Predicted 3D model of a 73-nucleotide RNA (transfer RNA) from an Oscillospiraceae bacterium. RNAcentral holds the sequence, with entries from ENA. Rfam family: tRNA. It is annotated as a transfer RNA.
RNA sequence: GCUGAUAUGGCUCAGUUGGUAGAGCAGUACAUUCGUAAUGUGCGGGUCGUCAGUUCGAAUCUGACUAUCAGCU
Numbered sequence: 001g002c003u004g005a006u007a008u009g010g011c012u013c014a015g016u017u018g019g020u021a022g023a024g025c026a027g028u029a030c031a032u033u034c035g036u037a038a039u040g041u042g043c044g045g046g047u048c049g050u051c052a053g054u055u056c057g058a059a060u061c062u063g064a065c066u067a068u069c070a071g072c073u
Base pairs, nucleotide, nucleotide: 001072002071003070004069005068006067007066010025011024012023013022019056027043028042029041030040031039049065050064051063052062053061
């Protein structure tokens, strides 16, 4: 220098053909218990790596860039 993959709550990951983002764990409140743990029911937390473009509408499509990983030279 070239190619490919990945980037989504604190962490690990989903998200099908574009229609307003979810799960588990963690946190927190309550219930349960003599108490703790466990269990159950809720709650909060992310505008999806960044910037543009297409579209009525983008996590999803297109381009550039950034970071990480792998391969080639």